[in-house]
Context: one part of a larger RNA
C1' cells in the first nucleotide's frame, strides 16, 4: 500500500447493487416451512334438477375423514465429526435406476382381506382392543410368453431342447361395438442419476518407531444391485513402516478469494460442485432411491403435560425469543415471475424463490449549490503596532432545482413504478493529522506535572511532539483506531 462476513470511537443527506451469529453443533414459547390426486375406491354430508303426496330413486355439482397412488431420499440448513469410508484430477468393471424419451409384445379368466362404517370395552389424556361387515389402480392364485431368466446340447455370430416367471383399470365418445386419451405388465435401448474399484496429489508433529490377528492371502459357505475378509469355518503366516507406518494435534475438501511483477504465501464468507450431520448413541422398516432434518423403534440427557397409571417433544428450515459475545436483521408481503411436488386439466401446496423492511457492513454513483462579487466589511488569530492572516470566503446581485416539500393523472404480474406540477438555496459535513519517518506552524496554558507515543522519543519556565485557539494538510458521508492476511 492492498484486503476483510469485521468490531469500536466521532459523525451521518440520497440512490443502485451486494452482504449480515465468524462466539454455545447452547436451549427454544408461537406461527408457518410437503403435500397432492374424486379422471383409482367405497362411504358420509350439502346444493340443484327430474320423477313421486311422501319416503325415496336417478342425474349433475361441491366438500371431506379413510383405503389406494405418487411425492415426503428433492428443495432448505449447518460444518460438529472426518487427514481419508472425504475432496480434486484421470481411469476402470463386477452393478442398480422411480419419473422421462424411443422401439417390440401383451393387457384373458377367477378369488380374498383390511380401513372408513357399525356395535361394544378400556383410558385423565395420548390412544388402544374386540365382534360384524364393505370397494378399488389393495392383495392372492390360474391361463398365456415374442423378447427375458436358469440348465443342458451343438456351436463363430447363433441355433435347438427342457424348466420358470406378468398385468389394472379409469376417462371421453358411441344406440352398442370399433375408436381416442391416461394408465398397467414383460422386454430392448437412451438420457440423466446413483453405488463400487484403482492411481496421483491433499496441514503440523519423531519430545509418536515400530504397528497389525479378520490382521495379509487361499479354499468352502453366506451375503449384496454389484467386485471384495463384506461376513463366517478351515488352512497358510502373512501385510504396513524413516519414500514416516502406528500414535498425537488441527481441519470439512474444491471451483475460487486476497495479495504479489511473478514464483509464491495466506484463505475457503456469499455463489456453485462434492462430502458429512439433523438433541446424543444405536437399529432396522418402507421404498427405484434412506438407514431417512419437519418418518419409525430402543437407550440416554433435557424440557413439558398428567387424574401419578402414563404420555409428548426435538428450529444446524423462515421469522422470533433467551443465553453467550466486541459483534450480525422483520414473529413482513406474494406465489405475479423462475423452479419443484401432485393432478388429464382447472388448480392446490411451496419461509425454495421473488420482493419489501432493518444495518454507511462493503463497493459504486450523486448531492450539500452555480456565476459574478473589495487593495479586501465585521468578528477572531498573529504582530516588529506599520501591518499580516482567515479571504471571493461572507454579505450582496443574477441563476438553477439533483436531493427534498406539495398536488394531480396514468400504467402494471403481488409489490415496485411513470409523467406532469408546486415551493424554496432551500433539508444536507465531518473526521484524522500538522517533531522526523509524513503532506501540514504560530500563540497561549502547563512545568518530568497533566499528558502524548506506531518507532525513535516529547514534557524539569519561551514545548511547531502535552491541552486550547487561530491557521494549515489529508480524506470525505465518511474519517480514524483495533484485529487478521499478503
Nucleotide at each position: 500500500g492492498g484486503a476483510u462476513a469485521a468490531a469500536c470511537g466521532c459523525u451521518g443527506g440520497c440512490g443502485g447493487c451486494g452482504u449480515g451469529c465468524c462466539u454455545u453443533a447452547g436451549g427454544c414459547a408461537u406461527g408457518c416451512a410437503a403435500g397432492u390426486c374424486g379422471a383409482g375406491c367405497g362411504a358420509u354430508c350439502c346444493c340443484g334438477a327430474u320423477a313421486g303426496c311422501a319416503a325415496u330413486a336417478u342425474c349433475g355439482g361441491g366438500a371431506u375423514a379413510g383405503c389406494g397412488g405418487c411425492a415426503g431420499a428433492c428443495g432448505g440448513g449447518u460444518g460438529a465429526g472426518u487427514a481419508a469410508u472425504g475432496g480434486u484430477a484421470a481411469g476402470g468393471a463386477a452393478u442398480c435406476u422411480a419419473c422421462c424419451u424411443c422401439g417390440a409384445a401383451g393387457u384373458g379368466a377367477a378369488g380374498g382381506a383390511c380401513a372408513u362404517c357399525u356395535c361394544g370395552u378400556c383410558g385423565a389424556a395420548a390412544g388402544a382392543c374386540g365382534g360384524g361387515g364393505u370397494a378399488a389402480u389393495c392383495c392372492u392364485g390360474c391361463a398365456u410368453a415374442a423378447g427375458c431368466c436358469c440348465u443342458c446340447c451343438g456351436a463363430u455370430u447363433c441355433g435347438g431342447a427342457g424348466g420358470g416367471g406378468a398385468a389394472a383399470g379409469g376417462g371421453c365418445g358411441u344406440a352398442a361395438c370399433u375408436g381416442c386419451c391416461c394408465g398397467c405388465u414383460u422386454u430392448g435401448a437412451g438420457a440423466g442419476g446413483a453405488g463400487c474399484c484403482u492411481u496421483a496429489c491433499u496441514c503440523c508433529u519423531a519430545u509418536c518407531a515400530g504397528c497389525u490377528u479378520g490382521u495379509u492371502g487361499g479354499u468352502g459357505g453366506g451375503g449384496u444391485a454389484a467386485a471384495a475378509g463384506c461376513c463366517u469355518a478351515c488352512c497358510a503366516a502373512g501385510g504396513c513402516u524413516a519414500u514416516g507406518a502406528c500414535g498425537g494435534g488441527u481441519a470439512g475438501c474444491u471451483g475460487g478469494u486476497g495479495u504479489g511483477a511473478g514464483a509464491g504465501c495466506a484463505u475457503g464468507u456469499c455463489c456453485a460442485g462434492c462430502c458429512a450431520c439433523a438433541a446424543u448413541g444405536g437399529c432396522a422398516c418402507u421404498g427405484a432411491g434412506a438407514c431417512a432434518c419437519g418418518g419409525g423403534c430402543c437407550a440416554u440427557a433435557c424440557a413439558c403435560c398428567u387424574a401419578c397409571g402414563g404420555g409428548u417433544g426435538g428450529c444446524a428450515g423462515c421469522a422470533a425469543c433467551c443465553g453467550g459475545g466486541a459483534a450480525u436483521c422483520g414473529u413482513c408481503g406474494g406465489c405475479a415471475a423462475u423452479g419443484g411436488g401432485c393432478g388429464a386439466a382447472a388448480g392446490c401446496c411451496u419461509g425454495a424463490c421473488c420482493g419489501c423492511g432493518c444495518g454507511a457492513c462493503g463497493c459504486c454513483g450523486c448531492g450539500u449549490g452555480a456565476a459574478g462579487g473589495a487593495u479586501g466589511a465585521a468578528g477572531c488569530c498573529c504582530u516588529u503596532c506599520g501591518g499580516g492572516g482567515u479571504g471571493u470566503a461572507a454579505a450582496c446581485u443574477u441563476c438553477u432545482u439533483u436531493u427534498g416539500u406539495u398536488u394531480a393523472c396514468c400504467a402494471a404480474u403481488a409489490u415496485u413504478g411513470g409523467u406532469a406540477u408546486u415551493c424554496g438555496a432551500a433539508u444536507a459535513a465531518g473526521c484524522g493529522c500538522c517533531u522526523a519517518c509524513u503532506a501540514a506552524c504560530u500563540a497561549c496554558g502547563u512545568g518530568c506535572c497533566a499528558g502524548c507515543a506506531g518507532u525513535c522519543g516529547c514534557g524539569g519556565u519561551a514545548a511547531u511532539a502535552c491541552g486550547u485557539a487561530g491557521g494549515g494538510c489529508g480524506c470525505a458521508a465518511g474519517c480514524g483506531u483495533u484485529a487478521u492476511c499478503c